[in-house]
C1' cells in the first nucleotide's frame, strides 16, 4: 500500500440478536478497631476514539477519520 483485531469510569474488563452502560480493583464517606490493616455497607468518576448518517430508539447497524497491535507485499 493492501487485509484482520483492538479503542467504554483512573486501572483490568463485561454488557447474551438495537431498548435507562455495568463489574472487580482503586478513591472517598461511614461501621468495626486503642491506631491501622482486614471485614461490611455506601457514594462519587461515562460526549461508548473523533466526526456524520440511518432508525422511534444504537456502545452494537452504515460511511468517513485517528490511534495501537498484527499479517502480507
Nucleotide at each position: 500500500g493492501c487485509g484482520a483485531g483492538a479503542g467504554u469510569a483512573g486501572c483490568u474488563c463485561a454488557a447474551u440478536u438495537g431498548g435507562u452502560a455495568g463489574a472487580g480493583c482503586a478513591u472517598c464517606a461511614g461501621a468495626u478497631u486503642g491506631u491501622g490493616a482486614u471485614u461490611c455497607u455506601g457514594a462519587g468518576g461515562g460526549u461508548u476514539g473523533c466526526g456524520g448518517g440511518a432508525u422511534c430508539g444504537u456502545a452494537c447497524c452504515c460511511c468517513g477519520u485517528c490511534u495501537c497491535u498484527u499479517g502480507c507485499c
The RNA shown here (transfer RNA) has 73 nucleotides and comes from a Kiritimatiellia bacterium. It was read from a public genome assembly. The prediction has a mean pLDDT of 80. Lineage of the source: Bacteria > Pseudomonadati > Kiritimatiellota > Kiritimatiellia. Its Rfam family is "tRNA". Gene Ontology term of the family: triplet codon-amino acid adaptor activity.